[in-house]
Context: one part of a larger RNA
């Protein structure tokens, strides 16, 4: 001085991005347990008490013809030790918010997660030699299945809902018109040849799918305003005017896993809080299945407070092993 263990006065998170790391719990028995809640949990909640040995009583319970043999539960009294689940093994609890409901998956070898998956929900497509895929085919999954089915695509238990736009674009549907290839068509023309032909060229009509055009869909990509004035204080503005759009964000949320200005403001918590937690709405730049808002259980998730606990820390000390380092 390092690593790996042990022990520590007072104080107990002051440490630190953060209890990281360590400590504390820890088993059995008996008692006792809140909000909440989907009534199943929550729950080992939290707490609280007991555990070794003798003795004596009183009593179950099994076996046995009995004698007794095995095993228990209560009451009282007494013993030893620092210390009686003596060692090992062997939950620290409680409370708030976020995200995801769960249980599971996952970056073999820096990332376990709020990702991914999930039942459940919705569109869509396919009528069966389905569709959708591998494959040049032939053939094969799909399936020895048959729409309570198979594919795809979003959402993602559960409760309560899921507004408004179809002008873009995509998709669907439409016996009319408008364009429109290559065939047909062949008026006309040009070359050659006396000619008969032969070679070219060629207007009009005719010609499908798209596409133009007419509807339909938004749990399909996807979008969801400015301005300007108004109420007997001030302020605001229920109202009105006014341009614009296909419509002009509802309901629930909300400085949020989103709020730049921000350490808005206000209330809780601390002496003292950029974190948290209720709450306000002035949402730069939230919103409804790219779902929106709630939620009990769950989580090696993220947050903030508490008890207990402790060498995380004031402040570092002693040991024991190894190593370094001296010397042989």
């Nucleotide at each position: 001085u390092g690593a790996u263990g042990u022990u520590g006065a007072a104080g107990g998170a002051a440490c630190u991005c953060g209890g990281c790391a360590a400590a504390u719990u820890g088993c059995c028995c008996u008692u006792g347990u809140a909000a909440c809640u989907u009534c199943g949990g929550a729950a080992g909640a939290a707490g609280a008490g007991g555990g070794c040995c003798c003795u004596a009583u009183u009593u179950g319970u099994g076996g046995g013809c009995a004698a007794c043999c095995a095993u228990g539960a209560a009451u009282a009294g007494g013993g030893g030790g620092c210390a009686c689940a003596u060692a090992a093994u062997u939950g620290g609890g409680g409370g708030u918010a976020g995200c995801g409901a769960c249980u599971g998956u996952u970056u073999a070898a820096c990332a376990a997660a709020a990702a991914c998956a999930c039942a459940g929900g919705a569109c869509u497509c396919u009528g069966c030699g389905a569709a959708g895929c591998c494959g040049g085919a032939a053939g094969g999954c799909g399936a020895c299945g048959u729409a309570u089915a198979g594919g795809g695509u979003c959402u993602g238990a559960c409760g309560c809902c899921u507004g408004c736009c179809c002008g873009g674009u995509g998709c669907c549907g439409g016996a009319a018109g408008g364009u429109u290839a290559a065939g047909a068509g062949g008026a006309g023309g040009a070359g050659u040849g006396c000619a008969a032909g032969c070679u070219c060229u060629g207007a009009a009509u005719u010609g499908a799918a798209g596409c133009c055009c007419c509807g339909g869909u938004a749990a399909a990509c996807g979008g969801c305003g400015g301005c300007c004035g108004u109420a007997a204080c001030a302020a605001u503005a229920a109202c009105g005017g006014u341009c614009c759009u296909a419509a002009g964000g509802u309901a629930g949320c909300g400085a949020a896993a989103u709020u730049c200005c921000u350490u808005g403001u206000c209330g809780g918590g601390u002496a003292a809080g950029u974190u948290c937690c209720g709450a306000c709405c002035u949402g730069c730049a939230c919103g409804a299945a790219u779902g929106g808002c709630g939620u009990a259980a769950c989580g090696a998730c993220u947050u903030c407070c508490c008890c207990a606990c402790u060498g995380u820390c004031u402040c570092c000390a002693a040991c024991a092993u190894c190593a370094a380092c001296u010397c042989a």
This is a predicted structure of a 328-nucleotide part of an RNA (large-subunit ribosomal RNA, domain IV) from a metagenome. The coordinates come from a structure-prediction model, not an experiment, and the mean pLDDT is 89.